[in-house]
């Protein structure tokens, strides 16, 4: 760095160095010298993968539900801060058309996409 799959309206903080940015990107919006992002160091949150138990009569694989939180990641300001990306389906409305199951434009929904994580894999 590609794929897949899974989750993403909840959770969780201080010192100490440093200075001027950050929040993925656009556009808003917001935080920030009462100290920003960055790195040490504590500490905490959660449960992706390890680990243990059950579903299971016996072995394996999956898949479900639980336990624990040593270890392997990860988090720790606002709903993934909002909306938006290539696009789809529905409802409702509005104008065209002689009408329609057309065309076009809007608003709300949902899915998708795009991000982040974690496994797996190439």
């Nucleotide at each position: 760095g590609a794929u897949u799959u899974a989750u993403a309206a909840a959770g969780a903080a201080g010192u100490g160095c440093u200075g001027a940015g950050a929040g993925a990107c656009a556009g808003g919006c917001u935080c920030u010298g009462c100290g920003a992002a960055g790195c040490a160091c504590u500490a905490g949150c959660a449960a992706c993968c390890c680990u243990c138990c059950c579903g299971a009569c016996a072995c394996g694989a999956a898949c479900g539900g639980g336990a624990a939180a040593a270890g392997g990641u990860g988090c720790u300001a606002a709903a993934u801060c909002c909306u938006g990306a290539c696009u789809c389906u529905g409802a409702c409305u509005c104008g065209g058309a002689a009408a329609a199951u057309c065309c076009g434009g809007g608003u709300c929904a949902g899915g998708a996409u795009a991000u982040a994580u974690a496994a797996a894999c190439c």
Background: The RNA shown here (SAM riboswitch aptamer (S box leader)) has 122 nucleotides and comes from Chryseosolibacter indicus. Lineage of the source: Bacteria > Pseudomonadati > Cytophagales > Chryseotaleaceae > Chryseosolibacter. Its mean pLDDT, the model's own confidence on a scale to 100, is 78.